Predicted 3D model of a 349-nucleotide part of an RNA (small-subunit ribosomal RNA, central domain) from an uncultured bacterium. The coordinates come from a structure-prediction model, not an experiment, and the mean pLDDT is 87.
[in-house]
Context: one part of a larger RNA
RNA sequence: CUGGGUGUAAAGGGAGCGCAGGCGGGUAUUUAAGUCAGCUGUGAAAACCAAGGGCUCAACCUUUGAAUUGCAGUUGAAACUGAGUAUCUUGAGUGGAGUAGAGGUAAGCGGAAUUCCGAGUGUAGCGGUGAAAUGCGUAGAUAUUCGGAGGAACACCGGUGGCGAAGGCGGCUUACUGGGCUCUAACUGACGCUGAGGCUCGAAAGUGUGGGUAGCAAACAGGAUUAGAUACCCUGGUAGUCCACACUGUAAACGAUGAUUGCUAGGUGUGGGGAGUAACAAUCUUUCCGUGCCGGAGUUAACGCAAUAAGCAAUCCACCUGGGGAGUACGGUCGCAAGACUGAAACUC
Numbered sequence: 001c002u003g004g005g006u007g008u009a010a011a012g013g014g015a016g017c018g019c020a021g022g023c024g025g026g027u028a029u030u031u032a033a034g035u036c037a038g039c040u041g042u043g044a045a046a047a048c049c050a051a052g053g054g055c056u057c058a059a060c061c062u063u064u065g066a067a068u069u070g071c072a073g074u075u076g077a078a079a080c081u082g083a084g085u086a087u088c089u090u091g092a093g094u095g096g097a098g099u100a101g102a103g104g105u106a107a108g109c110g111g112a113a114u115u116c117c118g119a120g121u122g123u124a125g126c127g128g129u130g131a132a133a134u135g136c137g138u139a140g141a142u143a144u145u146c147g148g149a150g151g152a153a154c155a156c157c158g159g160u161g162g163c164g165a166a167g168g169c170g171g172c173u174u175a176c177u178g179g180g181c182u183c184u185a186a187c188u189g190a191c192g193c194u195g196a197g198g199c200u201c202g203a204a205a206g207u208g209u210g211g212g213u214a215g216c217a218a219a220c221a222g223g224a225u226u227a228g229a230u231a232c233c234c235u236g237g238u239a240g241u242c243c244a245c246a247c248u249g250u251a252a253a254c255g256a257u258g259a260u261u262g263c264u265a266g267g268u269g270u271g272g273g274g275a276g277u278a279a280c281a282a283u284c285u286u287u288c289c290g291u292g293c294c295g296g297a298g299u300u301a302a303c304g305c306a307a308u309a310a311g312c313a314a315u316c317c318a319c320c321u322g323g324g325g326a327g328u329a330c331g332g333u334c335g336c337a338a339g340a341c342u343g344a345a346a347c348u349c
Stems, first nucleotide, its partner, number of pairs: 003321004007303002012317001014201004021194003025088007033081002035077008049065006091191001092188003095184005103177007110154001115149007125136002162169002206247006215241002220236004258316006266294011298305002322349003331342004
């Protein structure tokens, strides 16, 4: 390479958009590039293979045939693929009528709580722990009442509830804005799927500049514990956590399960729509989209999965090929840096 694989054994890219490429719905017709058939030429000889012949046999030599599965030309076939033309509506999209939502961005507003500040009441403790101590407090703390400041987060509702491609999104209001779902079937008429490179997005931590800083809290300091205690516990506490702009580009970025399409028993919850029954509502029947649980066939090494498949098929991409060495070294690209991406070998079991 072929092959076999990728939930947990090695292996699905963190996610999307998308150029090239690969693949691609129905009907009619044309063509003849692929495809198939015939013929012609060529495909050196030797070798190989088959049947004979010659050395007493054999090795060896030799004759004939076959083969040389290819290439070119030519004559045809037209099912499939390709190409052209015409056409269709079920894939895809548009329009119309509705609809649910923590989807996104920006601005404004709100209450509870912590902390701090001012004032009042009030007096000797408070705090903390397994027990203590450091710490705070007669310069009046803790507690309690009123007033003020400021930052961050939004209790209840809240739900294997919802939305988003993923990361993720939760007080309220407004503005702008993306996507989905249902019904309809007016319009376009295959406009589709995937997608190497590429581009964009991408938790937390971290970085740069400028702000902000209530609480929490790496580092750090002190008190304990201990044989020691660079920890676990306690008292403090700076980066950071927050905002703006820019960078970083990684996670157990997980469903450890790529995307898309079709097909294949059921049962039971739940969210959003439609239709029928019902005067309305409730109920019941049915249908579409999502999200859970259980379970049959099938599948699996087993666990399990089971219409949200890990079942049965198809297309495209990514990735794996014994453990360690090692996601290391070297080189390259990117980055302010931290580092990221790409990514070996010797050796060893």